The prediction has a mean pLDDT of 83. A computed fold for a 476-nucleotide part of an RNA from an anaerobic digester metagenome, annotated as small-subunit ribosomal RNA, 3' major domain. The full RNA is in RNAcentral, with records from SILVA.

[in-house]
Context: one part of a larger RNA
RNA sequence: UGACGGGGGCCCGCACAAGCGGAGGAACAUGUGGUUUAAUUCGAUGAUACGCGAGGAACCUUACCCGGGCUCGAACGGUACAGGUAUAUUACAGAGAUGUAAUAGCUAGCAAUAGCUUGUAUCGAGGUGCUGCAUGGUUGUCGUCAGCUCGUGCCGUGAGGUGUCGGCUUAAGUGCCAUAACGAGCGCAACCCUUGUCAUUAGUUACCAUCAGUUCAAGCUGGGGACUCUAAUGAGACUGCCACCGUAAGGUGUGAGGAAGGGGGGGAUGACGUCAAAUCAGCACGGCCCUUAUGUCCGGGGCGACACACGUGUUACAAUGGGGGGUACAGAGGGUAGCCAUUCGGUGACGAAGCGCGAAUCUCCAAAACCCUUCUCAGUUCGGAUUGGAGUCUGCAACUCGACUCCAUGAAGGCGGAUUCGCUAGUAAUCGCGCAUCAGCCACGGCGCGGUGAAUACGUUCCCGGGCCUUGUACA
Numbered sequence: 001u002g003a004c005g006g007g008g009g010c011c012c013g014c015a016c017a018a019g020c021g022g023a024g025g026a027a028c029a030u031g032u033g034g035u036u037u038a039a040u041u042c043g044a045u046g047a048u049a050c051g052c053g054a055g056g057a058a059c060c061u062u063a064c065c066c067g068g069g070c071u072c073g074a075a076c077g078g079u080a081c082a083g084g085u086a087u088a089u090u091a092c093a094g095a096g097a098u099g100u101a102a103u104a105g106c107u108a109g110c111a112a113u114a115g116c117u118u119g120u121a122u123c124g125a126g127g128u129g130c131u132g133c134a135u136g137g138u139u140g141u142c143g144u145c146a147g148c149u150c151g152u153g154c155c156g157u158g159a160g161g162u163g164u165c166g167g168c169u170u171a172a173g174u175g176c177c178a179u180a181a182c183g184a185g186c187g188c189a190a191c192c193c194u195u196g197u198c199a200u201u202a203g204u205u206a207c208c209a210u211c212a213g214u215u216c217a218a219g220c221u222g223g224g225g226a227c228u229c230u231a232a233u234g235a236g237a238c239u240g241c242c243a244c245c246g247u248a249a250g251g252u253g254u255g256a257g258g259a260a261g262g263g264g265g266g267g268a269u270g271a272c273g274u275c276a277a278a279u280c281a282g283c284a285c286g287g288c289c290c291u292u293a294u295g296u297c298c299g300g301g302g303c304g305a306c307a308c309a310c311g312u313g314u315u316a317c318a319a320u321g322g323g324g325g326g327u328a329c330a331g332a333g334g335g336u337a338g339c340c341a342u343u344c345g346g347u348g349a350c351g352a353a354g355c356g357c358g359a360a361u362c363u364c365c366a367a368a369a370c371c372c373u374u375c376u377c378a379g380u381u382c383g384g385a386u387u388g389g390a391g392u393c394u395g396c397a398a399c400u401c402g403a404c405u406c407c408a409u410g411a412a413g414g415c416g417g418a419u420u421c422g423c424u425a426g427u428a429a430u431c432g433c434g435c436a437u438c439a440g441c442c443a444c445g446g447c448g449c450g451g452u453g454a455a456u457a458c459g460u461u462c463c464c465g466g467g468c469c470u471u472g473u474a475c476a
Stems, first nucleotide, its partner, number of pairs: 001476002003473003007470007015460002019423005026315008034306002042053002064301007076124009087104007106115003126290002129288003135284002137279003140275001142273001147186006153162003166177003192267004197235007207224002211222003238261001241255001242253004304442001317416001321375006333364003338357002343349002382413001387408007429452007
């Protein structure tokens, strides 16, 4: 000087407390461990691994296993020599890769030749092989915590200190005052995006107040530029005004005005560093290793196994509910190898059909809610696992191993021990919708969007983590 203390002081945070809803019990989905296996490819492992890399494992992917092949090689650059019919189609053998055969049949240049291609030789190739403890780049975490430093000066023999401490204040090393310090940098804040209000400009594909017309109905038509909306430019919030407290910074107020009030809400933004943290399997790269194989092509299998253990989720155990009928209201996105109106018991189909739509025009497109009715507390009209049958769709192909529909079947489950997690407002809870990946889909995941919409916070003694000052020293 740090680090640590079941030392002290001050202060924060869904840290506790106050509340609401979960996990831990059940079934299933998914990841992991373990076990098994020819293989169950590899990585990630307290917080900071475990619905993680993977934003799509039937083949492919694929790295693993078994088998069948190739060796200048699946792809690429060059050299030398020797050839040629560039390329396409078909037939046969084969699990296929591939092999054999047949047929058709090339461009530029006058030509040599070149393009392309075959063979041989060769220099490079190739490796998801090892090392993240050789590395770059990127990332997690402490932590959006308020810290981390420097120049000059001063103090100390020196390591170092001071500044950065003290008082008050703040979300903040944010400020104010004081001061052997005076300044400065990286962080904080602001500048950026979005949302909340208004104005101006613009008016189609959006809108419809007034006027006219049409229709079963309808902005459907003429028209309008008001309103909504769209999207560009501005305005607006600054403790600016008032009161009180305070030297000041600042604090308090159901104070005024205002759409908004004291950081308005949300996002992006992550200091010096820590964990030899993660990644050589995204990519790049040093070294080491393989080179008729640790490279590469193909068929099949595996990554999907299953006594079990753990994590994360979904669905439930019901009446604030289940079933039936009726009636409404979104936002944000996507769409041409696509989205599909209309028609047809269902998945779905459509030879059709529309003059729809590369989209503010067409389309995907709501559910909880509300109204009526039924069930009457039961393992039930709760719950839907599992299993049998019949189908649909995608795709060369759904046996291992896809999703969905219909009929039948109807398991556990009576609100869950110790323990533990999230959340302070348009939040929790609850309800559906969309997107990426994608032929299809194991999505109950991830990322977004809107609908309905709470309870509680006395307080900081305690648990956990953190910041500043101070004190002790078995530590460095």